Context: one part of a larger RNA
RNA sequence: GGAUGAACGCUGGCGGCGUGCCUAAUACAUGCAAGUCGAACGAGGUAGCAAUACCGAGUGGCGAACGGGUGAGUAACACGUAGGUAACCUGCCCUUAAGCUUGGGAUACCCAGAGGAAACUUUGGCUAAUACCGGAUAACAACAGAGAAGGCAUCUUCUUUGCUUGAAAGGCCCCUUCAAGGGUCACUUAAGGAUGGACCUGCGGCGCAUUAGCUAGUUGGUGAGAUAACAGCCCACCAAGGCGAGGAUGCGUAGCCGAACUGAGAGGUUGAUCGGCCACAUUGGAACUGAGACACGGUCCAAACUCCUACGGGAGGCAGCAGUAAGGAGUUUUCGGCAAUGGGGGAAACCCUGACCGAGCAACGCCGCGUGAGCGAUGACGGUCCUUUGGAUUGUAAAGCUCUGUUGUAAGCCAUGAAUGAUAGCUUUAGGAAAUGAAAGCUAUUUGACGACAGCUUACCAGAAAGCCACGGCUAACUACGUGCCAGCAGCCGCGGUAAUACGUAGGUGGCAAGCGUUAUCC
Repeated sequence: GGAUGAACGCUGGCGGCGUGCCUAAUACAUGCAAGUCGAACGAGGUAGCAAUACCGAGUGGCGAACGGGUGAGUAACACGUAGGUAACCUGCCCUUAAGCUUGGGAUACCCAGAGGAAACUUUGGCUAAUACCGGAUAACAACAGAGAAGGCAUCUUCUUUGCUUGAAAGGCCCCUUCAAGGGUCACUUAAGGAUGGACCUGCGGCGCAUUAGCUAGUUGGUGAGAUAACAGCCCACCAAGGCGAGGAUGCGUAGCCGAACUGAGAGGUUGAUCGGCCACAUUGGAACUGAGACACGGUCCAAACUCCUACGGGAGGCAGCAGUAAGGAGUUUUCGGCAAUGGGGGAAACCCUGACCGAGCAACGCCGCGUGAGCGAUGACGGUCCUUUGGAUUGUAAAGCUCUGUUGUAAGCCAUGAAUGAUAGCUUUAGGAAAUGAAAGCUAUUUGACGACAGCUUACCAGAAAGCCACGGCUAACUACGUGCCAGCAGCCGCGGUAAUACGUAGGUGGCAAGCGUUAUCC
């Protein structure tokens, strides 16, 4: 000199864009943060004469494994980078091919009853499905056999034969006298893709040797098991191996990276915000469901803590958004909206979304603007200083005159973010007997939290808006008075003991400026 998620002292006009518990991964009152589908299902309720419309408990489907938070743990294939999987999985999505057949038994809700303070539990009876369970059809999937091709050792790919195993017959719309049929959303199987993951490996990034030896599932083999899959991953048996001064093991510290700060660079330091990965969800452990979790707002067990209780027993988990207490030098509102972007559900309308978009608070940071401009000498009064009938300086500074109106105040007008969105109607295209549906286009209507916004126009007033630090040298900027090794200053050198440019005050000056200094940390 630069930098900061900063704090403290003095001061403080505005705007834009950012940032804001670094400490106690301490404890949490209250509200919200994950629902949705009646176009899967039966019963019920409300309105209505009815048709019908609406409501929501329950069964069922999808989602809740995303999004959001934190950095405690972790020195590790956790991360980064480069590869491998001939050792793997992948819901929703896309493409291709084939299918969507035939039966059955239950159960929740509900009704009747019982227990309990509650949480809730329980007995009997009734009923439905895209819930559940059989049969048929079909293997490309598994197993066994044969043949061919290829490779990287275990092997891989293709053809063929035998054996085993699936579905929602569903919902809605259109056409039709009915049936058949068409469309769409679902469903099943197989192959491929995409996306997301899993595992393995080379290399890389830390301190201590005042840590030198460590290791029995340990190292390897055979067999069996488990897994999506390889593997001591687990188990039985066998062998005695494996790692280490090129630093094993131990202890301490620490989430890693893209990046950020600094520096001419090399390097050093950091890992806030934003993005990628990992780990965790009061502490410890475990599995269930599922394509995916060993699951922040799921379950079970144990522990600590808090709360309710009729003392028998129960309930809870803010490291989600706000907010509270505590700790601390120190860090914000118990705000508005789903209008946009994105996500979940739904055919859609739509619903949900503390993600997100916005507003509020804080000079916490960066950037920008303003606090007026021009003329104006009797160089006024006052202050300060001096060589004191006077002079110097403050100083064009003020007063005064002429302007401007950024900003401010008041009033009015009014944009982007809104479309490729939504609703209604119409047209065209491919297919079809037609209708429905799909794609593209046109017309009309409609959707804004921010927002009494920004912006623009008009009117009015110089009116409301400057401080902080320093002045011995380093280092830009000096005099007077007070004090008298006292009071005090100080980053270093050092000032102060009666003429202090170094302490305190005043005048003046210098520097920066809505900030200026100090402290802490890094280069």

The part of an RNA shown here (small-subunit ribosomal RNA, 5' domain) has 523 nucleotides and comes from an uncultured Erysipelotrichaceae bacterium. It was read from a public genome assembly. Its Rfam family is "Bacterial small subunit ribosomal RNA". Rfam links the family to the GO terms ribosome and structural constituent of ribosome.